[in-house]
RNA sequence: CGCGGAAUGGCGCAAUUGGCAGCGCGUCGGGCUCAUAACCCGGAGGUUGGAAGUUCGAGUCUUCCUUCCGCGU
Numbered sequence: 001c002g003c004g005g006a007a008u009g010g011c012g013c014a015a016u017u018g019g020c021a022g023c024g025c026g027u028c029g030g031g032c033u034c035a036u037a038a039c040c041c042g043g044a045g046g047u048u049g050g051a052a053g054u055u056c057g058a059g060u061c062u063u064c065c066u067u068c069c070g071c072g073u
Stems, first nucleotide, its partner, number of pairs: 001072007010025004019056001027043005049065005
């Protein structure tokens, strides 16, 4: 320098052909228990790495930029 992949709650990951951003763990409150763990119920927590564009509508498509991983030279 070129090519490919990745970036989504605190962590790990989903999200079909563009159509209400979810799951597990964790966390907070409650239940259960003599108590703790386990188990059960409920809640908070995201504007999806950044900026533009297309569209009625973008996590998803297009362009540029940042960071990380791999390959090639």
A computed fold for a 73-nucleotide RNA from a Myxococcota bacterium, annotated as transfer RNA. The RNAcentral record of the sequence draws on ENA. The coordinates come from a structure-prediction model, not an experiment, and the mean pLDDT is 82. Its Rfam family is "tRNA". Rfam classes the family as a transfer RNA.